[in-house]
RNA sequence: CGUGACGGUCGCGGCCCGCCUCGGGUGGGUCGAGGAAAGUCCGAGCUCCGCAGGGCAGACUGCCAGGUAACGCCUGGGCGCCGAGAGGCGACGGACAGGGCCACAGAAAACAUACCGCCCGCCUCGGCGGGUAAGGGUGAAAAGGUGGGGUAAGAGCCCACCGCGCGGCUGGCAACAGCCGUGGCACGGCAACCCCCAGUCGGAGCAAGGCCAAAUAGGCGGCGAGGCCCGGCCCGGGCCGUUCGAGCCGCGGGUAGGCCGCUCGAGGUGGCGGGUGACCGCCAUCCCAGACAGAUGACCGUCCGGAGCUUCGGCUCCGAACAGAACUCGGCUUACGGCUC
Numbered sequence: 001c002g003u004g005a006c007g008g009u010c011g012c013g014g015c016c017c018g019c020c021u022c023g024g025g026u027g028g029g030u031c032g033a034g035g036a037a038a039g040u041c042c043g044a045g046c047u048c049c050g051c052a053g054g055g056c057a058g059a060c061u062g063c064c065a066g067g068u069a070a071c072g073c074c075u076g077g078g079c080g081c082c083g084a085g086a087g088g089c090g091a092c093g094g095a096c097a098g099g100g101c102c103a104c105a106g107a108a109a110a111c112a113u114a115c116c117g118c119c120c121g122c123c124u125c126g127g128c129g130g131g132u133a134a135g136g137g138u139g140a141a142a143a144g145g146u147g148g149g150g151u152a153a154g155a156g157c158c159c160a161c162c163g164c165g166c167g168g169c170u171g172g173c174a175a176c177a178g179c180c181g182u183g184g185c186a187c188g189g190c191a192a193c194c195c196c197c198a199g200u201c202g203g204a205g206c207a208a209g210g211c212c213a214a215a216u217a218g219g220c221g222g223c224g225a226g227g228c229c230c231g232g233c234c235c236g237g238g239c240c241g242u243u244c245g246a247g248c249c250g251c252g253g254g255u256a257g258g259c260c261g262c263u264c265g266a267g268g269u270g271g272c273g274g275g276u277g278a279c280c281g282c283c284a285u286c287c288c289a290g291a292c293a294g295a296u297g298a299c300c301g302u303c304c305g306g307a308g309c310u311u312c313g314g315c316u317c318c319g320a321a322c323a324g325a326a327c328u329c330g331g332c333u334u335a336c337g338g339c340u341c
Stems, first nucleotide, its partner, number of pairs: 001338001004303007012032009034322001038333002041331005046205004058201005063077005078092001079090004093196002098194002100190003115136002117132007144162006163185001164183008209260004219251005226240005267286008304319006
């Protein structure tokens, strides 16, 4: 980069239409997984809850500009590092606000200091005192680097260049770069340790949330002296009631169940235009899964791609892997047969 294309048959699921012997059956039409549907790591839409304003705490982000609904994503640029190059990588604000840490080794890991060495002095010739930080040694890291001057030996002690700090000018929207001047240069690293600075941030999630709504058992209100059973009627009997109200009617909340949310959307494709690009605008065109125990599989043909064989005409085999929708988008990351640089 890319996860084969087109057509047909059967199977399965959704929707629409027709027919029948309508709780169902049957026929036809149409649509039916992915580049990652995955991890649920960021950012949103949508829904419900919360919310006067301000602050604390907490979390995240951290060069600049742009893109975007938004982002911790993407594009372009700057700077640094890596690479011969194409290109790749970077949490890339602050270390004189404060705290903390820097293993081992080493004299010393940051109020500096001196193991070897070098130089000076002294002396009992092996040390002592002083100077030095050039050289050696330790370390991931040692108080600017190289060269020259200078010196007892040395040292930004002095000078040139480089680096660094500060100031200015120029270019650039900016990050930043270049140039000029200036300061001999004054206390290393770690902020993906606390912290400081700047910015952003309410919570929960489609099992969100909404609508309809049984049976049974509670609740409330009204009527109410009867109601029910013993095969149909009578007698008779029994049970439950008449203050703790049987039975009947109504109301209300919840549950089972059903429906909505649910798929037309920051949408796909094509053309034109703008932009270095991410992306944006206009026009045309298309409708592209919505299940609820959860469908999407198998076969055939043509082409395409790959592998093998070849008498160069063809023949044979394969399309493997990772995986698999469940509210929806934008990203990131991870998995993967194949092709390519």
Predicted 3D model of a 341-nucleotide RNA (Bacterial RNase P class A) from a marine sediment metagenome.
Its Rfam family is "Bacterial RNase P class A". The family's RNA type in Rfam is ribozyme. Gene Ontology terms of the family: tRNA processing, ribonuclease P activity and dimeric ribonuclease P complex.
RNAcentral holds the sequence, with entries from MGnify.
The prediction has a mean pLDDT of 78.
Of the family's consensus pairs, 94% are formed in the model.